[in-house]
RNA sequence: GGGUGCUUAGCUCAGCGGUAGAGCAGCGCCUUUACACGGCGUCGGUCGGCGGUUCGAUCCCGUCAGCACCCACCA
Numbered sequence: 001g002g003g004u005g006c007u008u009a010g011c012u013c014a015g016c017g018g019u020a021g022a023g024c025a026g027c028g029c030c031u032u033u034a035c036a037c038g039g040c041g042u043c044g045g046u047c048g049g050c051g052g053u054u055c056g057a058u059c060c061c062g063u064c065a066g067c068a069c070c071c072a073c074c075a
Base pairs, nucleotide, nucleotide: 001071002070003069004068005067006066007065010024011023012022013021018055026042027041028040029039030038048064049063050062051061052060
């Protein structure tokens, strides 16, 4: 320098045009003499930034940034 993939809740990840979910973590209650386990409930994200397409974008397109990998070049 060229290419590919990824970026969504505190963490690990789903969702791939129609108003965003799970598990774990956190908090409360139940249970227990108590703790753990378990059960119920709750809290949480303007989906990396900026534009564009569309009636409508997490999803499609462009660009930028970050991370990972492959190729090439230099030495």

This is a predicted structure of a 75-nucleotide RNA (transfer RNA) from Pelomonas dachongensis.
RNAcentral holds the sequence, with entries from ENA.